[in-house]
Overview
Large-subunit ribosomal RNA, domain II from a Rhodocyclaceae bacterium, 690 nucleotides, folded computationally.
Context: one part of a larger RNA
RNA sequence: GCCUACGAGUUACUGUCACUGGCGAGGUUAAAUGAUUUGAAUCAUGCAGCCGGAGCGAAAGCGAGUCUGAAUAGGGCGCAUAGUCAGUGGGAGUAGACGCGAAACUUUGUGAUCUACCCUUGGCCAGGGUGAAGCCCCGUUAACACGGGGUGGAGGCCCGAACCAGUAAACGUUGAAAAGUUUUUGGAUGAGCUGAGGGUAGGGGUGAAAGGCUAAUCAAACUGAGAAAUAGCUCGUACUCCCCGAAAUGUUUUUAGGAACAGUGUGGGGGUUAAGUUUGGCAGAGGUAGAGCUACCGAUAGGACUAGGGGGAGUCACAUCCUACCAAAUCCUGACGAACUCCGAAUGCUGCCAAAUAUACCCUGCAAUGAGGGCGCGGGUGCUAAGGUCCGUGUCCGAGAGGGAAAGAACCCAGACCUACAGCUAAGGUCCCAAAAUCUACAUUAAGUUGAACUAAGGAGGUCCAGUUGCUGCGACAGCCAGGAGGUUAGCUUGGAAGCAGCUAUUCCUUUAAAGAGUGCGUAACAGCUCACUGGUCGAGCGACAGGGCAUCGAUAAUGAUCGGGCAUAAAAUGUAGUACCGAAGCUUAGGAUUAUCCGCCUUUGGCGGAUAGUGGUAGGGGAGCAUUCCAACAGCGGAGAAGCUGAGAGAUAACUCUUGGUGGAGCGGUUGGAAAAGCAAAUGUAGGC
Numbered sequence: 001g002c003c004u005a006c007g008a009g010u011u012a013c014u015g016u017c018a019c020u021g022g023c024g025a026g027g028u029u030a031a032a033u034g035a036u037u038u039g040a041a042u043c044a045u046g047c048a049g050c051c052g053g054a055g056c057g058a059a060a061g062c063g064a065g066u067c068u069g070a071a072u073a074g075g076g077c078g079c080a081u082a083g084u085c086a087g088u089g090g091g092a093g094u095a096g097a098c099g100c101g102a103a104a105c106u107u108u109g110u111g112a113u114c115u116a117c118c119c120u121u122g123g124c125c126a127g128g129g130u131g132a133a134g135c136c137c138c139g140u141u142a143a144c145a146c147g148g149g150g151u152g153g154a155g156g157c158c159c160g161a162a163c164c165a166g167u168a169a170a171c172g173u174u175g176a177a178a179a180g181u182u183u184u185u186g187g188a189u190g191a192g193c194u195g196a197g198g199g200u201a202g203g204g205g206u207g208a209a210a211g212g213c214u215a216a217u218c219a220a221a222c223u224g225a226g227a228a229a230u231a232g233c234u235c236g237u238a239c240u241c242c243c244c245g246a247a248a249u250g251u252u253u254u255u256a257g258g259a260a261c262a263g264u265g266u267g268g269g270g271g272u273u274a275a276g277u278u279u280g281g282c283a284g285a286g287g288u289a290g291a292g293c294u295a296c297c298g299a300u301a302g303g304a305c306u307a308g309g310g311g312g313a314g315u316c317a318c319a320u321c322c323u324a325c326c327a328a329a330u331c332c333u334g335a336c337g338a339a340c341u342c343c344g345a346a347u348g349c350u351g352c353c354a355a356a357u358a359u360a361c362c363c364u365g366c367a368a369u370g371a372g373g374g375c376g377c378g379g380g381u382g383c384u385a386a387g388g389u390c391c392g393u394g395u396c397c398g399a400g401a402g403g404g405a406a407a408g409a410a411c412c413c414a415g416a417c418c419u420a421c422a423g424c425u426a427a428g429g430u431c432c433c434a435a436a437a438u439c440u441a442c443a444u445u446a447a448g449u450u451g452a453a454c455u456a457a458g459g460a461g462g463u464c465c466a467g468u469u470g471c472u473g474c475g476a477c478a479g480c481c482a483g484g485a486g487g488u489u490a491g492c493u494u495g496g497a498a499g500c501a502g503c504u505a506u507u508c509c510u511u512u513a514a515a516g517a518g519u520g521c522g523u524a525a526c527a528g529c530u531c532a533c534u535g536g537u538c539g540a541g542c543g544a545c546a547g548g549g550c551a552u553c554g555a556u557a558a559u560g561a562u563c564g565g566g567c568a569u570a571a572a573a574u575g576u577a578g579u580a581c582c583g584a585a586g587c588u589u590a591g592g593a594u595u596a597u598c599c600g601c602c603u604u605u606g607g608c609g610g611a612u613a614g615u616g617g618u619a620g621g622g623g624a625g626c627a628u629u630c631c632a633a634c635a636g637c638g639g640a641g642a643a644g645c646u647g648a649g650a651g652a653u654a655a656c657u658c659u660u661g662g663u664g665g666a667g668c669g670g671u672u673g674g675a676a677a678a679g680c681a682a683a684u685g686u687a688g689g690c
Base pairs, nucleotide, nucleotide: 001690002689003688004687005686006685011095012094013093014092016090017089018088019087020086021085022084023083026051027050028049032045033044034043035042036041055062056061065077066076067075068074098236099235101233105226106225107224109222110221116200117199118198119197120196121195122194123193124192125190127159128158129157130155134151135150136149137148138147139146163187164186165185168183169182170181171180202218204214205213206212239625240624241623242622243621244620249262250261251260252259253258263369264368265366266365267364268363269362270361272275276357277356278355279354280353281352282351283350284349290343291341292340297337298336301333302332303331304330306327308326309325310323311322312321313320372397373396374395375394376393377392378391379390380389381388402413403412404411417592418591419590420589422588423587424586428582429581430580431566432565433564437579439578440577441576442575443574444573445572450568458553459552462550463549464548465547467545468544469543470542471541479537480536481535482534483533485510486509487508490504491503492502516531520529521528593615594614595613596612597611598610599609600608601607602606626679628676629675630674631673632672633671634670636668637667644663645662646661647660648659649658650657651656
């Protein structure tokens, strides 16, 4: 992991609601007793008790009333009658209360054969080295001291086996082993190691202290019991079909992953003045969007004008004057505000009327939900960041399948009862993958832009379109040929300044076809080159300005690139006009099933026919069934072969049912009703097998 078997809302009592039944202003017996009976049981007695039939008041008490009260008022609670006893079902309470699951707590005991420490009594430590004190001898000293030699054999001394330990590494890791093996290492006469016997016990022991050890168990051992502890937590909770169908919100909570009440769902009942919803009309309240501010409050840029102040000038001191400074009031222009408003919508909300539609509301049984999420719009917060967060509003996902977006919870289209090798469309598409246009007409784009996802400031004789304006066969524009002069080196400045460092000057005059007191290089200054300007040549368009479309650079991520791919110059994109086709579980067509309401008929808890509207669905509510075991009644089957197992076939919307062959060898099923140890894929489920 698979298979088989087992495996989870039960039972009792007490309230409550619904349905069914008995009796009914009444209903009902409990324990018990008696009778019948083989028995189970049934019938009778039992009238104790309980519920109802009257309430109000704290009570005395009064009573269809009563209490309060001074009250005959007002007000509170009542009165104008339906209950009660059973059965079944839903749900609640008390019990283990759907099943399994703690860590823990209390208490009775059992453990020191492991291990910690202690007590008693024994045992063990190859070999080698070092050489303390003491003593002896010699030297030495006044004597001690001291020195040398010898002897001696001390030490938690040294090296190193046994023994004890466990340093490092490798191996081992379903091991040879629930802690080992190999190599290596520490101690090895000591606080040493060890045998046997004994002691200390669970909030206790023991501990050279690691929360260590206390029998492979220790921040409180193990065993039994309380005990099915408790678990607002996790997991699991078993057949089918039909109808409806949520919530992830508000308030409160030692509350936040739980609950109570409200909201939203479902089943039953109810009655009225049809309240609900949508659309239209009319009438309202309001201060949002916007707008405005010389309408307030606050904030605010520039200017004019002008108090006051600063600075400067001036005066002996005032006066007075100036001011590219600061600045109130006033005026002009500009511009702002969630907590500004002289103003002020659209929506939304409220009321009335009308139409369409079919809800809405009340009582009551049963819930689930109370972690929501994406997207669009209006906002707060944040960085006008977030697949962020918090509100409002709508929608979808949640609980929604189908088609499109390559692929995708919520984006676009569209809400799946079943069947069909029928048709039409939506979004989106129509070269191939791949269903349908290599469709029609006119432009643009040349960048594979298009064609991953968004793309900026800025740059550029890309190209197209439309516009304004100028020059041009009296010859433009570009190129080429030629000229581009004189007064004069203008004046000033300067070392120099000659068109060309700088300053000044309306920058002049002359000769001219034309030529600046000079456009740019250049020189120390000149020179030189060039331009403006003019002629010739050439022969048709050429400039300037400001727009629009598409494209271009800017451009940028890690294995080899990507429009889904192939590929495409349209099979791309944009703008415009048009026709056809494809395309979904949408719509239609044909047939069928089923639900609700209404109508008709009938053999009336139902059936048949018709009409209308439905039939996605998680939590959840409601309805109807299938199967299993046992019981009762009735009618049956079975050695001419029951159940079970197995092959084949048939039927039903499903659970499932039926027929038959083989096997099997003795019981079994049908109808109606009843009762449950009544359905398994899951619980790291339990047991067995493989």
The full RNA is in RNAcentral, with records from ENA. The coordinates come from a structure-prediction model, not an experiment, and the mean pLDDT is 84.